Context: one part of a larger RNA
RNA sequence: CGUUAGAAGAUUGAGAGGAUCUGACUUUAGUACGAGAGGACCGGGUUGGACAUACCUCUGGUGCAUCUGUUGUUCUGCCAAGGGCACCGCAGAGUAGCUAUGUAUGGAAUGGAUAAGUGCUGAAAGCAUCUAAGCACGAAACCAACCUCAAGAUGAAUCUUCUUUUAAGGGUCGUUAAAGACGAUGACGUUGAUAGGCUGUAGGUGUAAAGGCAGUAAUGUCAAAGCCGAGCAGUACUAAUUACCCGUAGA
Numbered sequence: 001c002g003u004u005a006g007a008a009g010a011u012u013g014a015g016a017g018g019a020u021c022u023g024a025c026u027u028u029a030g031u032a033c034g035a036g037a038g039g040a041c042c043g044g045g046u047u048g049g050a051c052a053u054a055c056c057u058c059u060g061g062u063g064c065a066u067c068u069g070u071u072g073u074u075c076u077g078c079c080a081a082g083g084g085c086a087c088c089g090c091a092g093a094g095u096a097g098c099u100a101u102g103u104a105u106g107g108a109a110u111g112g113a114u115a116a117g118u119g120c121u122g123a124a125a126g127c128a129u130c131u132a133a134g135c136a137c138g139a140a141a142c143c144a145a146c147c148u149c150a151a152g153a154u155g156a157a158u159c160u161u162c163u164u165u166u167a168a169g170g171g172u173c174g175u176u177a178a179a180g181a182c183g184a185u186g187a188c189g190u191u192g193a194u195a196g197g198c199u200g201u202a203g204g205u206g207u208a209a210a211g212g213c214a215g216u217a218a219u220g221u222c223a224a225a226g227c228c229g230a231g232c233a234g235u236a237c238u239a240a241u242u243a244c245c246c247g248u249a250g251a
Stems, first nucleotide, its partner, number of pairs: 001152001005163007015149004021049007033038001051106005059100004066093005071086006110144003117137004169246004173189005194239003197235005203228003211222004
């Protein structure tokens, strides 16, 4: 821009793409078969490999949020307690998020039409013959079925609702995240929990400072402390103010 008024939402599916893998064990059954040795088809069950998709409850990784320990140096006048720098100074842990080696799921079943092949009936050709007329089976291949996209499918589809006049609706703007390079997408904008703050808490770290007590002291204890808390709740304290623009066919 089109889809012939403009919108908001919900669909159909022409068509396209993806997937389609496979082992072992067990049972049937030491059965059929076979002199024996050996040893099945068909079917049932269990469990793997590789691959794919999703997710983070578990097991781990990362985690320059965070907590703790600690070295050197410098600063806060000094002690104590802290800050800066040194690869995040180094080291030990680690929530959320992201993630695999972790967890869950998948390949199926079924139908249609067939290939090679197997047949039935059956002439030409008194027989025979799966074929000439007719009929029936038959594969991971084909068409459906499963998953995803999909009406620019210009053949431009369908349904519901709204607006019939300065409209419905959308955008700008702001707070933002399950989104993200930017656009876009999603949530929210006081009729409000959208983000921050505050309060609480799952959780992390590991028992703060000051002081008391015990001890000559190191240290222990009061103390499951203190600090953090990207997660989860609650709470209008702060910021989402006011406003502007686009849009309007026919009758």